[in-house]
Molecule: RNase P RNA; transfer RNA
Organism: Acidocella sp.
RNA sequence: CCAGACGGUUGGACGGCCGCUGCUGAGGGCAACUUUGGUGGAGGAAAGUCCGGGCUCCACGGAAAUACGGUGCCGGCUAACAGCCGGCGGGGGCGACCCCAGGGACAGUGCCACAGAAAACAAACCUCCUUCCAGGCUUGCCUGAAGGGAAGGGUGAAACGGGGCGGUAAGAGCGCACCGCGGCCUUGGUAACAAGGCUGGCAGGGUAAACCCCACCGGGAGCAAGACCGAAUAGGGGCGGCCGGCUUCAUACGAAAGUAUGGAAGCGGGAGUAUUUUCGAUCCGUCGCCCGGGUUGGUCGCGCGAGGCGUGUUGCAAAACACGUCCCAGAGGAAUGGCCGUCCAGCGCUUGCAAAAGCGUGGACAGAACCCGGCUUAUAGGCCGUCUGGAUUU
RNA sequence: GCCCAAGUAGCUCAGUUGGUAGAGCAUGCGACUGAAAAUCGCAGUGUCACUGGUUCGAUUCCGGUCCUGGGCACCA
Numbered sequence: 001c002c003a004g005a006c007g008g009u010u011g012g013a014c015g016g017c018c019g020c021u022g023c024u025g026a027g028g029g030c031a032a033c034u035u036u037g038g039u040g041g042a043g044g045a046a047a048g049u050c051c052g053g054g055c056u057c058c059a060c061g062g063a064a065a066u067a068c069g070g071u072g073c074c075g076g077c078u079a080a081c082a083g084c085c086g087g088c089g090g091g092g093g094c095g096a097c098c099c100c101a102g103g104g105a106c107a108g109u110g111c112c113a114c115a116g117a118a119a120a121c122a123a124a125c126c127u128c129c130u131u132c133c134a135g136g137c138u139u140g141c142c143u144g145a146a147g148g149g150a151a152g153g154g155u156g157a158a159a160c161g162g163g164g165c166g167g168u169a170a171g172a173g174c175g176c177a178c179c180g181c182g183g184c185c186u187u188g189g190u191a192a193c194a195a196g197g198c199u200g201g202c203a204g205g206g207u208a209a210a211c212c213c214c215a216c217c218g219g220g221a222g223c224a225a226g227a228c229c230g231a232a233u234a235g236g237g238g239c240g241g242c243c244g245g246c247u248u249c250a251u252a253c254g255a256a257a258g259u260a261u262g263g264a265a266g267c268g269g270g271a272g273u274a275u276u277u278u279c280g281a282u283c284c285g286u287c288g289c290c291c292g293g294g295u296u297g298g299u300c301g302c303g304c305g306a307g308g309c310g311u312g313u314u315g316c317a318a319a320a321c322a323c324g325u326c327c328c329a330g331a332g333g334a335a336u337g338g339c340c341g342u343c344c345a346g347c348g349c350u351u352g353c354a355a356a357a358g359c360g361u362g363g364a365c366a367g368a369a370c371c372c373g374g375c376u377u378a379u380a381g382g383c384c385g386u387c388u389g390g391a392u393u394u
Numbered sequence: 395g396c397c398c399a400a401g402u403a404g405c406u407c408a409g410u411u412g413g414u415a416g417a418g419c420a421u422g423c424g425a426c427u428g429a430a431a432a433u434c435g436c437a438g439u440g441u442c443a444c445u446g447g448u449u450c451g452a453u454u455c456c457g458g459u460c461c462u463g464g465g466c467a468c469c470a
Base pairs, nucleotide, nucleotide: 001390002389003388004387005386006385007384008383009382010381012343013342014341015340016339017338018337020041021040022039023038024037025036026035027034028033043365047376048375050374051373052372053371054370055222056221057220058219068218069217070216071215072214073087074086075085076084077083088102089100090099091098092097103213104212108211109210110207111206112205125153126152128148129147130146131145133144134143135142136141137140161179162178164176165175166174180202181200182199183198184197185196186195187194188193226300227299228298229297236291237290238289239288240287241286242285243268245267246266247265248264249262250261251260252259253258269284270283271282293469294468295467307326308325309324310323311322312321313320314319344363346361347360348359349358350357351356395466396465397464398463399462401460404419405418406417407416413450421437422436423435424434425433443459444458445457446456447455
């Protein structure tokens, strides 16, 4: 210098004028309001709403299980997570580094189109080999039959360990060494796992983002949650729950008292007032769904929080702890904007051998709506750091 | 703001243990007719919204993105 990998950070700056919005001070006004000042005012993703929590209401005696949904190597971090960090294993890259829904396929069931002999406890199309079997002839070949075998060919995404040597009529883990794999043991590691040794002669394909099995997690809804005040209406109607209640009746048992049961009939509940009881009076049932009617108001929830920044300690790290410091949008369909000037990158054109000069252009994605932690997606560019491969020079 | 559902031919819709996707209407051509309509026959046709992954193989199974449609206020 070229090509690249990873991580972090930034997301134009300053000034003037005119506006918008929250809070607040002062003056004027009976009030509505008005004049003027101070101060705060978008993001790294505010987005998608994909996960996880806080908060609120509903349900539930507690817990567990079934069903349903989710997660899935190991250890750690965290309020929690499908997130993050550190490892392990597999794959890719010369490398820095990147990717992996990465439990279980001898618990069971299903599926594997076409092609192919055969798609899974088996089987044999071409082919290989044997025969004192039969036939033919060109006398060592062909055809058929019986048998041995699965090495080679062929099909397929995938063919019941791999390729090699021996062995054999041809072959075959039939034998041998290596590799892969299963079992056992030892060592290291918290563990996933790794290394080594012994042994077995192959134990039997793929698919679980197919059903499923195992382990763990999960009650539901969402700030339009929910609470209070006010206005208005036909201060309504229908269905169901709140019945383990009371009275009567019937049946059964029983001498009776009574007890138990019920497709039976009826009643209904609550509150306040008087010492109690009874009667009367007064006021209103409660919850859910549907129909009909009314309103489109106010206050709270609502921003001090798993908060930001700095320093230190512990830790490889994620992170935790301690100390210091700061207060930092919030309103309603909802503000955070516009113009001008100077500059800063970047880009284009012209002049110039070059350095440079002049002119023009010009800053992405996007935008809070209860709040946090993550993930994902969008993003013109700029800056910083660490590292890899190559080239050149010294 | 929050919560759901859908996307397949020009239009309306089917499509299940994952194996190269159809129906009706519409369009074009032919037959019938003197001509048209109706009828009959034949034909054209799709990035299964887009984009990654799982799988030998995806409209289908699983992520992400885009787009369309619907619901949710309070009081009595």